Predicted 3D model of RNase P RNA and transfer RNA as a complex of 399 nucleotides. Rfam match: Bacterial RNase P class A.
[in-house]
RNA sequence: GAAGUAUUUCAUCCAGUCGCUGUCGGCCCAAUGCCGAUGGAGGAAAGUCCGGGCUCCGCAGGGCAGGGUGCAGGAGAAACUCCUGUGGGUGCGAACUCAAGGAAAGUGCCACAGAAAACAAACCGCUUCCCCGUUUCAAGGGGCAGCAAGGGUGAAAAGGCGAGGCAAGAGCUCACCGGACGCGCGGCGACGCGCGCGCCUGGCAAACCCCACCCGGAGCAAGAUCGAAUAGGGGAGGUUGACGCGGCCCGCCGACUCCCGGGUACGAUCGCACAGAUAAAUGACUGGGCACGACAGAACCCGGCUUACGAAAUGCUUCCGCU
RNA sequence: GCCGGUGUAGCUCAGCUGGUAGAGCAGCUGACUUGUAAUCAGCAGGUCGGAGGUUCGAAUCCCCUCGCCGGCUCCA
Repeated sequence: GAAGUAUUUCAUCCAGUCGCUGUCGGCCCAAUGCCGAUGGAGGAAAGUCCGGGCUCCGCAGGGCAGGGUGCAGGAGAAACUCCUGUGGGUGCGAACUCAAGGAAAGUGCCACAGAAAACAAACCGCUUCCCCGUUUCAAGGGGCAGCAAGGGUGAAAAGGCGAGGCAAGAGCUCACCGGACGCGCGGCGACGCGCGCGCCUGGCAAACCCCACCCGGAGCAAGAUCGAAUAGGGGAGGUUGACGCGGCCCGCCGACUCCCGGGUACGAUCGCACAGAUAAAUGACUGGGCACGACAGAACCCGGCUUACGAAAUGCUUCCGCU
Repeated sequence: GCCGGUGUAGCUCAGCUGGUAGAGCAGCUGACUUGUAAUCAGCAGGUCGGAGGUUCGAAUCCCCUCGCCGGCUCCA
C1' cells in the first nucleotide's frame, strides 16, 4: 500500500428570522385570542418475526388434539435473545456458520437407472473339481459348488486404502484412517485423550413419530367512566348447542351470534408516556462552515431479532513493495 | 395502528402426502367455407413474486423479504 475480517461511534453543524404542535404562567371569571417560558422522531421510529407488561373474555377449569423449542455452562422478567465454550462444516488465515436430542421403539419414503435401495443380492464376472471337447495339452461349452476382488448403475451399494494370504476371494490376518461399545484419566458440563475391541447393521425426523421442556384466547380500533340522541323495533339461527377455545368435557343458561333498520358524534375524560395525538404537529427562509449529508417519519409501552442504509475510528489476518 | 388471506402461462385456476409443471379461455399455423364465425388438427408460451436453508432432488418443507387484497370506531 492492497484485499479482507471483527468491534465501536456518529447520523450535517452553528447563528438569526418566521411558522406548526404539547404543557405551564399571565392578560382574565370562562372560551377564543395574544404575550412569555419550556418540551418536540430513529438507529432502524420499518417488517410485525419472537418475548413481556397492561386490558377484556368462564379471574382463566379438565384432559385431548394442536403448536413451539431442542449441544453445554452462564446472563436475563422472558424470548426464534445475548455471552463464553464443545462438536460438525467453510476459509491459507483473522474469522464465519449450524432447527446440533433419538434412525437397534415403530411406521413410511429413497423417482429414473441398477442384479440388488436394506431380514442384502449376483447382471457382466473370478476360481477348485467333474463332464464334453482334443492323439495329448489348450481354446471353447456345460454342471455341482465357492466368492464378492474388479466392471457397470446411482446422490447413496453393507467400513476405506495398502500389504500378506488364498484355488479364487473375503477383517481371513496386519499397518494407517474411520467406527460403535467397554474401561481408565481429565473437564462443572457439552466433550476430549489413551488402551482394549475385527467391526453387529445406508440416508431422510425443516416425513409421521418417540423423548424432554414450554404454551388458554384475543388485542389500546384492548378496555373503563361520563354525556347526547333513538324505535330496548323487525328477520334468521338457537339443547340436532350460541358464547367461552379448534373440537370434546365441565360451566352458563335465552344469556348469545348474524342480517335489516335506527341514533349520535371528527362526543369528552382516562388508558397515555418529562415528544405525543383528532390515526393529522415536529417545518421554511437567510447567512456561514465542512467530511457536501444515505436509509428513512413516532400512534399503548418496554426487551430482542430481522430487513434498508451513509461515514469514520480501532484491533486482527493474508499478500505485495521498501528499509 | 392491529389482525387475517393470497401470489403458478397474456387472463382464470389445478397441482402443495417432495421425483421431467397441467387445464380452460386467449394467441399462432393448417383444414373446412365464396368469405367470416363456429368446429377439427397441430404449435408456441413458465427464473412457480424474490433471496437463503433442509434434502441426492423443492412449485411443494422451513426461514427472511416484496407486492396485492380483505376485516376491525361508539350507542341501542
The prediction has a mean pLDDT of 76.